[in-house]
Predicted 3D model of a 470-nucleotide part of an RNA (small-subunit ribosomal RNA, 3' major domain) from an uncultured bacterium.
Rfam family: Bacterial small subunit ribosomal RNA.
The RNAcentral record of the full RNA draws on ENA and SILVA.

Context: one part of a larger RNA
RNA sequence: UGACGGGGACCCGCACAAGCGGUGGAGCAUGUGGUUUAAUUCGAAGCAACGCGAAGAACCUUACCUGGUCUUGACAUCCCGGUGAAUGCAGGGCAAUGCCUGCAGCCCUUCGGGGCACUGGAGACAGGUGGUGCAUGGUUGUCGUCAGCUCGUGUCGUGAGAUGUUGGGUUAAGUCCCGCAACGAGCGCAACCCUUAUCCUUAGUAGCCAGCGGCUAGGCCGGGCACUCUAGGGAGACUGCCGGGGGCAACCCGGAGGAAGGCGGGGAUGACGUCAAAUCAUCAUGCCCCUUAUGGCCAGGGCUACACACGUGCUACAAUGGCGCAAACAGAGGGAAGCGGACCGGUGACGGCGAGCGAAUCCCAAAAAGUGCGUCUCAGUUCGGAUUGUAGUCUGCAACUCGACUACAUGAAGCCGGAAUCGCUAGUAAUCGCGGAUCAGAAUGCCGCGGUGAAUACGUUCCCGGGUCU
Numbered sequence: 001u002g003a004c005g006g007g008g009a010c011c012c013g014c015a016c017a018a019g020c021g022g023u024g025g026a027g028c029a030u031g032u033g034g035u036u037u038a039a040u041u042c043g044a045a046g047c048a049a050c051g052c053g054a055a056g057a058a059c060c061u062u063a064c065c066u067g068g069u070c071u072u073g074a075c076a077u078c079c080c081g082g083u084g085a086a087u088g089c090a091g092g093g094c095a096a097u098g099c100c101u102g103c104a105g106c107c108c109u110u111c112g113g114g115g116c117a118c119u120g121g122a123g124a125c126a127g128g129u130g131g132u133g134c135a136u137g138g139u140u141g142u143c144g145u146c147a148g149c150u151c152g153u154g155u156c157g158u159g160a161g162a163u164g165u166u167g168g169g170u171u172a173a174g175u176c177c178c179g180c181a182a183c184g185a186g187c188g189c190a191a192c193c194c195u196u197a198u199c200c201u202u203a204g205u206a207g208c209c210a211g212c213g214g215c216u217a218g219g220c221c222g223g224g225c226a227c228u229c230u231a232g233g234g235a236g237a238c239u240g241c242c243g244g245g246g247g248c249a250a251c252c253c254g255g256a257g258g259a260a261g262g263c264g265g266g267g268a269u270g271a272c273g274u275c276a277a278a279u280c281a282u283c284a285u286g287c288c289c290c291u292u293a294u295g296g297c298c299a300g301g302g303c304u305a306c307a308c309a310c311g312u313g314c315u316a317c318a319a320u321g322g323c324g325c326a327a328a329c330a331g332a333g334g335g336a337a338g339c340g341g342a343c344c345g346g347u348g349a350c351g352g353c354g355a356g357c358g359a360a361u362c363c364c365a366a367a368a369a370g371u372g373c374g375u376c377u378c379a380g381u382u383c384g385g386a387u388u389g390u391a392g393u394c395u396g397c398a399a400c401u402c403g404a405c406u407a408c409a410u411g412a413a414g415c416c417g418g419a420a421u422c423g424c425u426a427g428u429a430a431u432c433g434c435g436g437a438u439c440a441g442a443a444u445g446c447c448g449c450g451g452u453g454a455a456u457a458c459g460u461u462c463c464c465g466g467g468u469c470u
């Protein structure tokens, strides 16, 4: 000077408390450990690994295993010979690749050759998801969106260092005010950026019977930009105004006006540093290692195993519910090798036909919870749907290992969960559905969107983490 203390003072945070809903029990999904295996590729490991890298493992992916096969190589540069474009087609053989064979097929030219490519050869080399994240760059997590971390000059101290940054108030904040041997400054805070909430304006091939006319009653047509909306510009909030408190300060409390009030809500934004934190498997890269193999290609298998253990989720255990019928109301997105209407067939998944749409125009599309009526009457049930059988649909070269979906049948555990433990303070929790990325197909995951819409916070003694002074 720091760090630490079951030392002290002060102050924060869903940290506790007050509440609401979960996890831990069941079935299933998914990740991990373990075990197994020819292989079950590798990494991630308290918080900060475990629905994590993976925004999608049937082949491919794929890095693993078994077997087959190639050796200047799948890819790059250079040299020599031969041949000719590139490339396409066909045949033999094989599990497939490798291998063998045939056919078609260039440009420029000074006629020497050159360009480009294929093939053969020699070696320099290629190649490595092989090792080391404790050799590294880059990127990321975390403390933590916590309020801190420093510097110049001056002053003090022999010096390490101190001061400033401490103190009195105040704030979400080292935010601001006052004081002070300090005076200033930088990185952080805040603001500038995006979005949402109100209004004005510009614009009107989506919206409107608002006012008029017409009808096949549909904004459908004429007509019109008023409104809704869309997307450009602008206004608006600043403690500006009033009252009280305070030190005539910063600021705090209350009020008016206002769509919004004291940071209006949300996002992006992460200081100096910590953890030899993570990543050599995104990529790059030093060193080491392999070089007829630790490289390349191919087929099949594996990553999907299963006595168990843990994490994260989904569905339930029912009546605030299940089922049937009728009939409402979103937002944000996606669409051309695509979205696919209506109609027809099928109980259905889906199929046939193919309208419209590169989309405010057409389609995906139905929103669901909700509402009305009816039924079930507390039961392992008309709850619950695992598991299994049969028959199918679709994608794809191919669904045996190992896909999703449909119909019929089957109907398991489960009657609210021990010790323990998690999330959340408002359009939040809870609950309900919808979309997208990846993607041929394959979400209960992830990223978004809207609908309905709570309870509670006395307080800071205690648990956890953090800040300042001592």
Base pairs, nucleotide, nucleotide: 007470008469009468010467011466012465013464015460016459019424020423021422022421023420026315027314028313029312030311031310032309033308034306035305042053043052064301065300066299067298068297069296070295073125077124078123079121080120081119082118083117084116087104088103089102090101091100092099106115107114108113127290128289130288131287132286136284137283138279139278140277141275143273148187149186150185151184152183153182154163155162156161167178168177169176193267194266195265196264198235199234200233201232202231203230204229207225212222213221214220238261241255242254243253244252245251317417321376322375323374324373325372326371333364334363335362338357339356343352344351345350383414388409389408390407391406392405393404394403430452431451432450433449434448435447436446